[in-house]
RNA sequence: GGUCUCGUAGUUCAACGGAUAGAAUAAGCGUUUCCUAAACGCUUGAUAUGGGUUCGAUUCCCGUCGGGACUA
Numbered sequence: 001g002g003u004c005u006c007g008u009a010g011u012u013c014a015a016c017g018g019a020u021a022g023a024a025u026a027a028g029c030g031u032u033u034c035c036u037a038a039a040c041g042c043u044u045g046a047u048a049u050g051g052g053u054u055c056g057a058u059u060c061c062c063g064u065c066g067g068g069a070c071u072a
Base pairs, nucleotide, nucleotide: 001071002070003069004068005067006066007065010025011024012023013022018055027043028042029041030040031039048064049063050062051061052060
């Protein structure tokens, strides 16, 4: 250089092109307890980036950026 693949909460993962992008875990608060832990409840928090297609894009197409695999 070429081909392919991945990028979504702090972390690990979901989401036929369509109701407010969801779950676990973490964090904060509360209940409980003599205290801590556990358990239970509540809250906060994310689509790498720029375009395109579409009534509608996390999803499809193109470019860029970053990670990985293969190949010369």
This is a predicted structure of a 72-nucleotide RNA (transfer RNA) from Spirosoma linguale DSM 74. Its Rfam family is "tRNA". The source organism's lineage runs through Bacteria, Cytophagia, Cytophagales, Spirosoma and Spirosoma linguale.